[in-house]
Context: one part of a larger RNA
RNA sequence: GAACGAACGCUGGCGGCAGGCUUAACACAUGCAAGUCGAGCGCGCCCUUCGGGGUGAGCGGCGGACGGGUGAGUAACGCGUGGGAACAUACCCUUCACUGCGGAAUAGCCUCUGGAAACGGAGAGUAAUACCGCAUACGCCCUUCGGGGGAAAGAUUUAUCGGUGAGGGAUUGGCCCGCGUUGGAUUAGGUAGUUGGUGGGGUAAUGGCCCACCAAGCCGACGAUCCAUAGCUGGUUUGAGAGGAUGAUCAGCCACACUGGGACUGAGAUACGGCCCAGACUCCUACGGGAGGCAGCAGUAAGGAAUAUUGCGCAAUGGAGGCAACUCUGACGCAGCAACGCCGCGUGGGGGAUGAAGCACUAUGGUGUGUAAACCCCUGUAGGUAGGGACGAACGGCAUAUAUUCGUAAGGGUAUAUGUGUGACGGUACCUUCAAAGUAAGCACCGGCUAACUCCGUGCCAGCAGCCGCGGUAAUACGGGGGGUGCAAGCGUUGUCC
Numbered sequence: 001g002a003a004c005g006a007a008c009g010c011u012g013g014c015g016g017c018a019g020g021c022u023u024a025a026c027a028c029a030u031g032c033a034a035g036u037c038g039a040g041c042g043c044g045c046c047c048u049u050c051g052g053g054g055u056g057a058g059c060g061g062c063g064g065a066c067g068g069g070u071g072a073g074u075a076a077c078g079c080g081u082g083g084g085a086a087c088a089u090a091c092c093c094u095u096c097a098c099u100g101c102g103g104a105a106u107a108g109c110c111u112c113u114g115g116a117a118a119c120g121g122a123g124a125g126u127a128a129u130a131c132c133g134c135a136u137a138c139g140c141c142c143u144u145c146g147g148g149g150g151a152a153a154g155a156u157u158u159a160u161c162g163g164u165g166a167g168g169g170a171u172u173g174g175c176c177c178g179c180g181u182u183g184g185a186u187u188a189g190g191u192a193g194u195u196g197g198u199g200g201g202g203u204a205a206u207g208g209c210c211c212a213c214c215a216a217g218c219c220g221a222c223g224a225u226c227c228a229u230a231g232c233u234g235g236u237u238u239g240a241g242a243g244g245a246u247g248a249u250c251a252g253c254c255a256c257a258c259u260g261g262g263a264c265u266g267a268g269a270u271a272c273g274g275c276c277c278a279g280a281c282u283c284c285u286a287c288g289g290g291a292g293g294c295a296g297c298a299g300u301a302a303g304g305a306a307u308a309u310u311g312c313g314c315a316a317u318g319g320a321g322g323c324a325a326c327u328c329u330g331a332c333g334c335a336g337c338a339a340c341g342c343c344g345c346g347u348g349g350g351g352g353a354u355g356a357a358g359c360a361c362u363a364u365g366g367u368g369u370g371u372a373a374a375c376c377c378c379u380g381u382a383g384g385u386a387g388g389g390a391c392g393a394a395c396g397g398c399a400u401a402u403a404u405u406c407g408u409a410a411g412g413g414u415a416u417a418u419g420u421g422u423g424a425c426g427g428u429a430c431c432u433u434c435a436a437a438g439u440a441a442g443c444a445c446c447g448g449c450u451a452a453c454u455c456c457g458u459g460c461c462a463g464c465a466g467c468c469g470c471g472g473u474a475a476u477a478c479g480g481g482g483g484g485u486g487c488a489a490g491c492g493u494u495g496u497c498c
Base pairs, nucleotide, nucleotide: 001498003496004495006494007493008492009491010490013345014344015343016342017341020337021303027300028299030298031297032296035062036061037060040059041058043056044055045054046053047052069256070255071254078181079180080179081178082177083176084175087173088172092169093168094167095166096165097164098163099162100134101133102132103131110123111122112121113120114119140149141148142147154161155160182228183227184226189219190218191217194216195215196214197213198212199211200210201209231253232252233251234250235246236245237244238243258279259278260277261276262275281292282291283290284289309335311334312333313332317331318329319328320327321326348378349377350376351375358369359368360367361366382439384434386432387431388430392425397420398419399418400417401416402415403414404413405412406411442487443486444485445484446483447468448467449466453482454481455480456479457478463470464469
């Protein structure tokens, strides 16, 4: 000198953009953060123009594995980069084929009943795109090549939306390998499923992943093992570069979700707002037993030098569900707080010498502050007044028309055009008007390094100080005044890094 997620001191006018618990992965009151579908299903209730519509719990489907948070753990195929073969992939695209017949239950509801509650138990009885059986099988799987095995679901406005099997694609993911990836040798030996083989089990798949048997290997001064520290990267910062430091925000990957363990469901989890067990903690209890998990968004307490609102909206972008309308979305878009940072603007401009007054100094002549002020003229940014007032909105839906396609037709799908409609921010940005210089400057420093000097006070005291060093009676070094220098809505100090 540069940088900062900074803090502290003094000061503080405005705007744009960005960032804001680095500490206790400490504990959490309260609200919200994941639902949706009646075009899968029956039932209860309400409304009804009797066509139908709404709503509630439940069965069922899809989604809750995304999005959001955090960095504890991890020195590892975790990450980065480049390769690989033995794999899976819901929804999406594409191709081929199919979608036939039947059955038994169960929740809700009703009756009875246990319990303080959480939550149950028994009986009766009901539906389905829930469950099961039979049939069929181009292609699919197994095969001793003879053969064997295996599917489906309907809804409705009849044209669509679906369902099943199989092939391909796309996307996403699992696995393996080469190389790279902190410090310590005051850590030198480590290892028995250990290293390899055969056979099996298991998995979507390879593999000691697991098991039985067999062999005795495998790693290590090119640093094994152990200990400590740490999420990794794109990047960020500094530097001419090499290099050093770093890994906030944003993006990719990983890991975690009170602590430890476990599996279930599922295309996908060993699942933050799912389940089970154990533990610590908190809460409720009728003492028998139950409930909970903010490292989601706000917010509270604590810790700390220190870090914000229990805000608005789904209008946009994106996501989930749905044919759609739409619903949900603390993702997101916005607003609020704090100079925390970067950038921009303002605090006026021109003229004005009796060089006014005051103040400071003085050699007492004067000099400085200083064109600075007053005074004259002018302007109107920001702020204030009054008025106008957005872009962000494109869709989607509905209506009409045209083209095309399915259909005998009615009608529907697709595309285009026209009309109609949607804004949290926000009466904000922006524009215009009016008045008025009116409302807006500080901070540090002035011995040398280092730009900037005098007076008074003090008297090795009080104090200063980054280093050298100042202060013991004329201190440009302490404190104050005047003056000056530097930066400026900031300026200094501290901390960290180059």